[in-house]
Context: one part of a larger RNA
RNA sequence: CUGGGCGUAAAGCGCGCGUAGGCGGGCUAUUAAGUCGGGGGUGAAAUCCCGGGGCUCAACCCCGGAACUGCCCUCGAUACUGGUAGUCUUGAGUUCGUGAGAGGUGAGCGGAAUUCCAGGUGUAGAGGUGAAAUUCGUAGAUAUCUGGAGGAACACCGGCGGCGAAAGCGGCUCACUGGUGCCAUACUGACGCUGAGGCGCGAAAGCGUGGGUAGCAAACAGGAUUAGAUACCCUGGUAGUCCACGCCGUAAACGAUGAAUACUAGAUGUGAGGGGAAUCGACCCCCCUUGUGUCGCAGCUAACGCAUUAAGUAUUCCGCCUGGGGAGUACGGUCGCAAGACUCUAAAACUC
Numbered sequence: 001c002u003g004g005g006c007g008u009a010a011a012g013c014g015c016g017c018g019u020a021g022g023c024g025g026g027c028u029a030u031u032a033a034g035u036c037g038g039g040g041g042u043g044a045a046a047u048c049c050c051g052g053g054g055c056u057c058a059a060c061c062c063c064g065g066a067a068c069u070g071c072c073c074u075c076g077a078u079a080c081u082g083g084u085a086g087u088c089u090u091g092a093g094u095u096c097g098u099g100a101g102a103g104g105u106g107a108g109c110g111g112a113a114u115u116c117c118a119g120g121u122g123u124a125g126a127g128g129u130g131a132a133a134u135u136c137g138u139a140g141a142u143a144u145c146u147g148g149a150g151g152a153a154c155a156c157c158g159g160c161g162g163c164g165a166a167a168g169c170g171g172c173u174c175a176c177u178g179g180u181g182c183c184a185u186a187c188u189g190a191c192g193c194u195g196a197g198g199c200g201c202g203a204a205a206g207c208g209u210g211g212g213u214a215g216c217a218a219a220c221a222g223g224a225u226u227a228g229a230u231a232c233c234c235u236g237g238u239a240g241u242c243c244a245c246g247c248c249g250u251a252a253a254c255g256a257u258g259a260a261u262a263c264u265a266g267a268u269g270u271g272a273g274g275g276g277a278a279u280c281g282a283c284c285c286c287c288c289u290u291g292u293g294u295c296g297c298a299g300c301u302a303a304c305g306c307a308u309u310a311a312g313u314a315u316u317c318c319g320c321c322u323g324g325g326g327a328g329u330a331c332g333g334u335c336g337c338a339a340g341a342c343u344c345u346a347a348a349a350c351u352c
Stems, first nucleotide, its partner, number of pairs: 004321003007304002012318001014201004021194003025088007033081002035077008049065006091191001092188003095184001097182003103177007110154001115149007125136002162169002206247006215241002220236004258317006266295011299306002323352003332345002
């Protein structure tokens, strides 16, 4: 390299946009680059192969042939691929109408609860645990009522419901805004798929500057437990959690399953829309499109299982794997203002 693979054995980039490249719908004409056929030239010699010969044989040497699978020129063929020109509507997109939605950004508003502050009532405990203690409380706690402050999160609805490319998104209202489904006409006319590099987004934790801080809570302190207890339990408690701007770029970023297209039994639940039937209307019933679950045939799979949302049958493109450890480490390079993070590329000795 070929070959074989990537749900769980090693292996799908966390996700998207998109450059180059690769691949690409129906018909007609043309061209003849790829492709195919004929002819010609060249493809040194030696070597290899075949036939024959010479050293007593052989190695070796000599003669002849074939071959040198290639390249070039020329004459043709035109199915397929490509080029050019034209055309088409089914792929793709646009449009009228309509639907659902925690999709995104910003602003405003709301109630419950915790904590704190002030006041009233009230008195000796409260809190906490397996049991306790640290802790709080006669300077009046806990409990209860009234008023106030502030921050964070949005019970019920809520659903194996919905939306989003993923990360993710949940009180209410408004403004701006993205995507998507359905129905129907018209329009553009292959405008498509994938996507090395590249660019963007990207939970939590963490970092920088400034703010904020109710609750919770790494670190830390104390009390217990214990042989010890740098823990589990308890009382406190700072970063952080929150906001703005910037950085970081990682997760069991998981469906451990790349994207797109087509085809291949069914059954049942559910979300959105449409049609039919029926009806006063709704519900119910049947069908279609689209999403999301469960079961299940063929088929696949080492098995487990997957099974029209494939891990089935095929095609196109990208990414990735090649025994375990050493090691996703060292070195070098790159990113990061810095601190730091440990990202990307990525060994070897040695060892089993």